[in-house]
Molecule: RNase P RNA; transfer RNA
Organism: marine eukaryotic metagenome
RNA sequence: AGGAGAUUGAACGGUCGCGGCCCCGCUCAAAACGGGGGCGAGGAAAGUCCGGACUCCUUGAGGCAGGGUGGCCGUUAACGGCGGCUUGGCGUGAGGCAGGGAAAGUGCCACAGAAAAGAGACCGCCGGUGGAGGGUUUUCCCGCCACCGGUAAGGGUGAAAAGGUGAGGUAAGAGCUCACCAUUUCCGCGAGAGAUCGCGGAAGAUGGGUAAACCCCACUCGGAGCAAGGUCAAAUAAGAGUCGCCCGCUAUGUGGGCAAGAGUAGCCUCACUCUAACUCUGGGUUCGACCGCUUGAGCGGUUCGGCAACGGGCCGCCUAGAGGAAUGACCGUUACCCUCAGCACGUUUGGUUUUGAGGGACAGAAUCCGGCUUACAGGUCUCCU
RNA sequence: GCGAGAUAGCUCAGGCGGUCAGAGCGUCGGAUUCAUAACCCGGAGGUCGAGAGUUCGAGUCUCUCUCUCGC
Repeated sequence: AGGAGAUUGAACGGUCGCGGCCCCGCUCAAAACGGGGGCGAGGAAAGUCCGGACUCCUUGAGGCAGGGUGGCCGUUAACGGCGGCUUGGCGUGAGGCAGGGAAAGUGCCACAGAAAAGAGACCGCCGGUGGAGGGUUUUCCCGCCACCGGUAAGGGUGAAAAGGUGAGGUAAGAGCUCACCAUUUCCGCGAGAGAUCGCGGAAGAUGGGUAAACCCCACUCGGAGCAAGGUCAAAUAAGAGUCGCCCGCUAUGUGGGCAAGAGUAGCCUCACUCUAACUCUGGGUUCGACCGCUUGAGCGGUUCGGCAACGGGCCGCCUAGAGGAAUGACCGUUACCCUCAGCACGUUUGGUUUUGAGGGACAGAAUCCGGCUUACAGGUCUCCU
Repeated sequence: GCGAGAUAGCUCAGGCGGUCAGAGCGUCGGAUUCAUAACCCGGAGGUCGAGAGUUCGAGUCUCUCUCUCGC
């Protein structure tokens, strides 16, 4: 000068307040009131980008549609997170970034350029035919014009032009052929749990890019969300629908069968369940109350297994639960950092000590967890180039 | 907790990524008129909310932020 990671993000005291909880007094009891005790924001509480727990949608299976993920293995409740490994780029390096398939099919590739994907002749190079010319050798040579063809070596265009270098070959050329190199596919052997890697061989096979375009493959996902949902509450009261058919019985009930209807929070099918006092529909009042609600995949320490993520054991701890929403205000002391001013030391500048003044980041729980991302004055530590 | 959007001063278009950044109103200049308005002609005005990424190429596709609106 950098790279990777971990951690912290003030402490103590006083006065006045705020929200829950507990205890005491007052009271017959409770409420209210009074007194006391203890607790009371974060590393991101944020964004709501992923994943789960929990709750309801009656339940299950299959299919379609739709969404998501994408090297391999592991980890986990789960994940798009994390760890290790692997391949390809980047960086001198510590390190960091990226990851199925373009050789199944379809689409697109502007402008420029002859041609942009079943390649393609603008210039150039070469051959042939015809025409009109020129020349010293007139059965020869030279260029010019037109037409017909060959050619991907060279030029030029482009983000991208159909392997690279060399030799042979040819009228000129070209993987057309050969040698070496690169890539791909296939085969064999070996290492590995696997992705993958190493070695050997074969095939002229050389096949552009784009899947954060459609799509294909593999795996995976039901929907809604604490305003979930429940209790007080079978509350009060309005409307609608349904007492189906058959068997057995004297009849009713029970039972069995059939039909119809209802039930899946995208759709379909099947199974299943329910159907007479129940079902369905749309409303109103209570500034409704209570539960859900915070002991949890919890935190700290230690130890064991594992490269690690992580997991197991033991010990200890309890750490906000409000509901328009508390966690605040003022003062004092101390510590750290920054700025300014003064004194002293020292002096080229820088600096050091000390005193005083001022300032101190991002940000506020709302059902709860695991991640990711983003914001952040500063401080501390570890490993490495 | 959930869902939409951001393009000129204002209101809005922009299909399957390409030279395509547009329309109306407004504004500026000209013309017309005695003058003004309207009509007519011409012009200016945009980091497409911000930053990364995919691609040869992004207003458009993907991700992360910011802001606004709605339930």